[in-house]
């Protein structure tokens, strides 16, 4: 996307044409679907007439039109209905005949003449009833004889003929009949009998589902004769007689199934499919017979047994809807118990008619096809409403309402075709006739038949007046937004949506499809080249048999010549109709009707033609194959043989270990191993040679010698003449383990033991060791049997190596060249999805075979064959997934590999982890111990400092337009002094106070109340954000443009060879350049030089002082603080590629980036922060906002993390003497001076600072003392008294002093920083800050040791390689085992369903036989005919017995999916 005989759910206006039990061939109430003829008959039950009687009630009369029931005739065998059953000549096709044929046409003959009976009906009678049942009447177109017989059947001789067989038919047999009705003229009808047309039977070819996990099947079976029987051929039946028939080209079986024109689909070829309609089969309740007929083995006949349902008086009886309504039931699911016989068609009839649920018609249902309407046109204020909003607006929208208009359908009122032509009657002619009747046509007059029907169709008329839904909006697929929800309720075709911003769930608005329909299921076909015929594949995705041989079988060199099957071409004939197609025609148009082509690709018969395939004949040598001659070879078999080794074993020397492994034990040995010499024995295996060498059809083959044997190759003649080439099944070989007997057994070695290793170790590793390996025989039938690449031939660039033959050359060599045949390596073209193949093809093209058809179940289960077994072959299903696979390409990852780098190790130096304290998390605690922060990269972190405040917690008391911002209204300066409750906000009452500008109206600030808007949240979301940050990493990287390469994902450029701290540069180069990063620029130190000279400096010169740049006064010095100079591998040597750059060097304060900072690519980690700030969303709103008080954030059983201070002599203390750089200072540094032991405290110069001050730097260095001890180390804890800050040191600050004097003797495994002015080690300063550092940031001072190197840890870079990883190894992932559900195999068995064989039984019927009984016709009589009985044969339904086959179930029980 097409399509439905649909169904379901929403929804629904008109018409017109179609369709409507797909299920339960389930059961059926009711009514109807086949009668009809009086012109075949006896008749005369009911109606109507008419005669006749009549008591006037009414009776009688078949007299007429007419007719119940009867007899007789057609018909019922067709129309209608179903699909159950059938794989079959049942249908399709096309062709056959041994036959039939009522009615019906065209013909030929006929219709004489008799006889007996049976319903009807009358009497009697059984039975509930259904139906009978005696006895008696009678008619016929019912029924029996007899005559006759053109045709027809039967039939002898006979004659010809090879037979089959065919001819004749003289002569002889057999066989008919009915009448009605008449206008009297006929006319229908009946009998024989020929043709015909339509029917109807049988027979053949071809075609017609799936299953070989159904392979043998069959006894009336194949045939044959003879008889039977039939409309007719035939084993159709039966006797004999003979053993045949069918079948891998699929027989039997089993399971499905009406077939077929034709429908849907499809570009076709296919596929699927057989409703409606049309042909043909079959069936009528489930089975069986036959009868009657022209036709049946019979839907609305009969019998018979069975189910089942009715009725019974229980004795017996009745029915068959798969005919039309309808009904019950089944089911997702399918209509009226309708109206007409007016139209076509049917029976019966001479007609008129009569009957038709066929068939015309209505009903019901949007089942479906098709048409039509639900308004048109105008309308911006772009209304209201909604919804969205960035709040400005945008959409819903010309949509609506307004205003003009119009009137299909639908309502209503009127008008009105067509479907009807006949019948019948009248006139008229024309045939027929003798004939103006009869009758039959043809015109014409006239009557006058419609169920549909309230028809179609026109016309009036009101009035826009009645008439839109549905489904969908995340790709696929057209069509987005807001709200609610919050892995929840749900979606969902697939892939997949929903865990708090859901275009995907529900709603709403909005779009978008179709449209009186739209949507879903189900089921078909398309796409699907996804069973590949048209049109697939098989090295690695599925998929080549393990290899040979070899039957069918298919396929086959080169000439001729015949044929004509196949094959081309024409002609004939068939290929119904419908329907598809095309072209006219009718319905206003369409659907739909209808008329004519055209088309059915086919099949039959038939004519030609011979190219090519078959066939036949006959030939050739190229294909195959013999023959002669050589050549290599582990090719196969069997027998002998050989020497090195291991093992045992015997002997000698000869002593303490051997052996084994990472290390080791187990073993072995003083009873003499192991070593080592020397014999012996006894099995196995053949080093070197040995080669991408060599032979073998795969498996496979390896010392040596004979034998025997098969194949290749080479050469060069000779010969045979297509003998080929594949190969279903068969059948052979066929590694390794393995199975059986019977033998050997050195080494080896499953299984076992022992010992290691280990968490464990049923393993690796060791020491032992048994099956096996080894021979002989018979099984086994597999392997990653692999080149994962069937076998055969052909054909298509090249190039180099090699093994085995042949030939040539000359230069005669370790030479070259050339050819056929194996082994091997690049490679063009081509091929491939890529990787790759590439003449030994995975190229082109043939011939043949096997094989595949998503992944799992599963190469399993049944059931068969094969086997001794173990097992092998051949081989499903249900379930279940939405994927599995393959081949490259980017990453990551590797207890893979190369190279290289970094305090990564290593080397070395101090730490940390033990103490005692700070501090900081975590845990616990608690009314609260506010919040983050959590490996490196949270833990002395945010916090640059919580006593109150800070503060986000808690408790308690408050306030509600609020502590903070705008607006509005009123009123009031703002302010404030004092009380008084309270713990304080706060509450009351109280004093003072009347400001600033003004255009006098106000107005600006601030205060108070009051309303609503709105404030406010350190409430949640860092997984919604912005911005900032940390981390790989200052690691060397990370990318474009353009070209190239590649189907593509990419790749190249970036790799490669060298150098670099570097993707630093250099040089190669399908690459060239180019960005971001490095590096430089920039700030700071390291040396000079220039300018400047104050508050720094002071070298000369003067002054002055106990001292001191303190004064004049200098500009040398230092310092300062602006410029600028230097440093470029620049020069020299050497290496190196003439490169880069590298290694020595010299000048230089400074060398190779001088030192140190600032700078931080692309990216990662949902890394950190909604508590710095900002910011969506979502919550709170008398609170989760906001004020106070007071607590808490300082808690303590515990482990951690950072860090101080020590454990002591390179030390501790006294005492004394030196040198710094960078800070900081007005709410503030503070000198000097007083007090104090001492924090301080008092006072107060000076300093807004190169000017004063914090501020003495400390360690150093000099000198005393301690003497290794828990000390004169070490300072925690803890009493006592103070000191400063601050509103206030209790929870809970800092600091002094006196006094106490715990731990601790250098710190387990572990782990941490550092490469030079660095670690160490000494102090000094800031920021925060009222007060509070052992922390942080800074500054000086003193000032080492060590790098051999990169094996090894981490962690980083660049190339390779290997992956089943790709949230990327903190990946993925096997298998038991627990628990749930599912579907499957075994299974003692149970139950059904189909069938096979045997056997018993036998209804009803045909058939046969009849000894019994019974009987109209005709007959002189016998007789004949015919029935009933009995009785055999066949045979349906039962039944027993024993087997197959399939289906359901089953305690326990395999595995097997989710």
């Nucleotide at each position: 996307g097409a399509a439905c005989g649909a169904a379901c759910g929403c929804u629904g206006g008109c018409g017109g044409c179609a369709u409507g039990c797909c299920u339960a061939a389930c059961a059926c109430a009711u009514g109807c679907a086949a009668g009809u003829c009086g012109a075949a008959c006896g008749g005369u039950a009911a109606c109507a007439g008419g005669u006749c009687c009549u008591u006037c009630g009414g009776g009688a009369u078949g007299c007429u039109g007419a007719c119940g029931a009867g007899u007789g005739g057609c018909g019922c065998a067709c129309g209608g209905g179903u699909g159950a059953g059938u794989a079959a000549c049942g249908c399709g096709u096309g062709g056959a005949u041994a036959c039939c044929u009522g009615c019906c046409u065209c013909g030929g003959g006929a219709u004489g003449g008799g006889g007996g009976a049976c319903a009807a009906c009358a009497g009697c009678u059984g039975g509930a009833a259904a139906c009978g049942g005696c006895u008696g009447c009678u008619a016929a177109u019912a029924c029996c004889g007899c005559a006759u017989u053109c045709g027809u059947c039967c039939u002898a001789c006979g004659c010809a003929u090879a037979c089959g067989u065919c001819c004749u038919a003289a002569g002889g047999g057999a066989g008919a009949a009915a009448g009605a009705c008449u206008u009297c003229g006929g006319u229908c009808g009946u009998c024989c009998u020929g043709a015909g047309a339509g029917g109807g039977a049988u027979c053949c070819g071809c075609g017609u589902u799936g299953g070989a996990u159904u392979a043998g099947c069959u006894a009336g079976u194949u045939g044959g004769u003879g008889g039977g029987g039939u409309a007719a051929c035939g084993g159709c039946c039966u006797a004999c007689c003979a053993a045949g028939g069918c079948g891998a080209u699929g027989a039997u079986c089993c399971a499905u199934a009406g077939c077929u024109g034709g429908u849907c689909u499809g570009a076709g070829a296919g596929g699927a499919u057989g409703a409606u309609c049309c042909g043909c089969c079959a069936c009528a309740c489930g089975g069986g017979a036959a009868c009657u007929g022209a036709u049946a083995c019979a839907c609305g006949g009969u019998c018979c047994a069975g189910a089942c349902u009715c009725c019974u008086a229980c004795g017996g009886g009745a029915g068959g809807c798969a005919g039309c309504a309808g009904u019950g039931g089944g089911g997702a699911a399918u209509u009226u118990u309708g109206c007409g016989c007016a139209a076509u068609g049917g029976g019966c009839g001479a007609a008129a008619g009569c009957c038709u649920g066929a068939c015309g018609c209505a009903g019901c249902a949007a089942u479906g096809c098709c048409g039509c309407g639900u308004g048109u046109g105008u309308g911006a204020a772009g209304a209201a409403g909604g919804c969205c909003u960035u709040a400005g607006g945008g959409u819903u929208g010309u949509a609506a309402a307004g205003c003009a208009c119009u009137u299909u359908c639908a309502g209503u009122a009127g008008g009105g075709a067509g479907g009807a032509a006949a019948a019948g009657u009248g006139u008229a002619c024309a045939g027929u006739u003798a004939a103006u009747a009869c009758c039959u046509g043809u015109a014409u007059g006239c009557c006058g038949u419609g169920a549909c029907g309230g028809u179609a169709c026109c016309u009036g008329u009101a009035g826009a007046g009645g008439a839109a839904g549905c489904a969908c909006c995340g790709g696929c697929u057209a069509a987005c937004u807001c709200c609610g929800u919050g892995c929840c309720a749900g979606c969902a075709g697939c892939c997949g949506c929903g865990g708090u911003a859901a275009u995907a769930c529900g709603g709403g608005g909005g779009g978008u499809g179709c449209a009186a329909g739209c949507g879903u299921u189900a089921a078909u076909c398309g796409g699907a080249a996804u069973u590949a015929c048209u049109g697939g594949g098989c090295g690695u995705a599925a998929a080549g048999c393990g290899c040979g041989c070899g039957u069918a079988g298919g396929c086959g060199g080169c000439c001729u010549g015949a044929u004509a099957a196949g094959u081309u071409g024409g002609a004939u004939g068939u290929g119904a109709a419908a329907g598809c197609c095309c072209u006219g025609g009718g319905c206003u148009c369409a659907a739909c009707c209808u008329a004519g082509g055209a088309a059915c690709u086919g099949c039959a018969u038939u004519c030609a033609a011979a190219a090519c395939u078959g066939u036949c004949a006959g030939g050739c040598u190229a294909g195959a194959g013999u023959a002669u001659g050589g050549u290599a070879g582990a090719g196969g078999a069997u027998a002998g043989u050989g020497g090195a080794a291991u093992u045992u074993c015997c002997g000698g020397u000869g002593u303490a270990g051997c052996g084994g492994u990472g290390a080791a034990a187990u073993g072995c040995g003083u009873a003499g191993a192991g070593a080592u010499c020397g014999g012996a024995a006894g099995g196995a295996a053949c080093a070197u040679c040995a080669g991408u060498g060599g032979c073998g059809a795969a498996g496979g083959c390896g010392g040596c010698u004979a034998u025997c044997u098969g194949g290749a190759c080479c050469a060069a003649u000779a010969c045979u003449g297509a003998c080929g080439c594949u190969g279903a099944g068969g059948u052979g070989c066929g590694a390794a383990a393995g199975c059986g007997u019977g033998g050997g057994g050195a080494g080896c070695a499953a299984a076992c033991a022992g010992g290691a290793u280990u968490a464990g170790a049923u393993a690796c590793c060791c020491u032992g060791g048994u099956a096996g390996u080894c021979c002989a025989c018979g099984c086994c039938g597999u392997a990653a049997a692999c080149g994962a690449u069937g076998u055969c031939a052909a054909c298509u660039a090249g190039c180099c190596g090699u093994u085995g033959g042949g030939g040539g050359g000359c230069g005669u060599g370790g030479c070259c060249c050339c050819u056929g045949a194996g082994g091997g390596g690049c490679g063009c073209a081509g091929c491939g999805a890529a990787c790759g193949c590439g003449a030994g093809a995975a190229g082109u093209g043939g011939a043949c075979c096997g094989c595949c058809u998503g992944g799992g179940g599963a190469g399993u289960a049944c059931g068969g064959c094969c086997g001794c077994a173990a097992g092998g072959u051949g081989a499903a299903a249900a379930c279940u997934c939405a994927a599995a696979u393959g081949a490259a390409g980017u990453g990551a990852c590797g207890g893979g590999g190369u190279c290289c780098c970094g305090c990564a190790c290593a080397a070395g130096c101090g730490g940390u982890u033990g103490a005692g304290c700070u501090u900081g998390g975590g845990g616990u605690u608690u009314a609260a111990u506010u919040c983050g922060a959590c490996g490196c990269a949270a833990c002395g972190c945010g916090a640059a400092g919580a006593a109150c405040c800070u503060u986000a917690c808690c408790u308690a008391c408050u306030c509600u337009u609020g502590a903070c911002a705008u607006c509005c209204u009123c009123g009031g300066a703002a302010c404030u002094c004092g009380g008084c409750a309270g713990a304080g906000a706060u509450g009351c009452c109280u004093u003072g106070g009347u400001g600033c500008c003004u255009u006098c109206g106000g107005g600006a600030a601030c205060c108070g109340a009051g309303u609503g808007a709105c404030a406010g949240g350190u409430g949640c979301u860092g997984c919604a954000u912005g911005g900032c940050u940390g981390u790989c990493g200052u690691c060397a990287g990370c990318u474009c443009g353009u070209g190239u390469c590649g189907u593509g994902a990419g790749a190249u450029g970036u790799u490669g060879g060298g150098u670099u701290a570097a993707g630093u540069c250099c040089c190669g180069u399908a690459a060239c350049g180019a960005g971001c990063g490095c590096a430089a620029c920039c700030c700071u130190u390291g040396u000079c030089c220039u300018u400047a000279u104050u508050u720094g400096c002071c070298a000369g010169c003067a002054c002055g002082u106990a001292a001191c740049g303190g004064u004049g006064g200098g500009a040398a010095c230092u310092c300062u603080a602006a410029g600028g100079a230097g440093a470029c591998u620049g020069c020299c040597g050497g290496u190196g590629a003439c490169a880069a750059a590298c290694c020595g060097g010299a000048g230089g304060a400074a060398g190779g980036u001088g030192g140190g900072g600032a700078c931080g690519a692309c990216g990662u980690c949902a890394a950190g922060u909604c508590a710095u700030c900002a910011u969506g969303g979502c919550c709170c709103u008398u609170a989760c906002g906001a004020g106070u008080a007071g607590g808490g954030c300082u808690a303590c059983a515990c482990a951690c993390g950072u860090g101080c201070u020590a454990c002591a002599a390179u030390g501790g203390c006294c005492g004394g003497u030196a040198c710094a750089g960078a800070g900081g200072g007005c709410u503030g540094c503070a000198a000097a001076c007083c007090u104090g032991c001492g924090a301080a405290g008092g006072u107060a110069a000076g300093c807004u600072a190169a000017u004063c001050u914090c501020a003495c730097a400390a360690a150093a260095c000099c000198g005393g003392u301690c003497g290794u001890a828990g000390u004169c180390c070490g300072g925690a804890u803890c009493g006592g008294a103070g000191u400063c800050u601050g509103c206030a040191a209790c929870u809970c600050g800092a600091c002094c002093c006196c006094a106490u004097g715990a731990a601790g003797u250098c710190g387990g495994a572990a782990u941490c920083g550092c490469u030079a002015g660095u670690a160490a080690u000494c102090g000094u300063g800031a920021a925060u800050c009222a007060g509070a550092a052992u922390g942080u940031c800074a500054c000086g001072g003193u000032g080492a040791a060590u790098a051999c190197g990169u094996u090894c840890c981490c962690g980083g870079g660049c190339c390779u390689u290997g992956u089943a990883c790709a949230c990327a190894c903190c990946g993925c992932c096997c298998g038991u085992c627990a628990c749930a559900c599912c579907a499957u195999g075994g299974g003692a068995g149970u139950g059904g369903a189909c069938u096979g064989c045997a056997c018993c039984a036998g209804a009803a019927g045909u058939g046969g036989u009849u000894a019994g009984c019974c009987u109209a016709a005709c007959g002189c009589a016998a007789g004949a005919g015919g029935g009933c009985g009995a009785u055999c044969a066949c045979c349906a339904c039962g039944g027993u017995g024993u087997g197959g086959u399939u289906c359901a179930u089953g305690a326990c029980u395999g595995g097997g999916g989710u």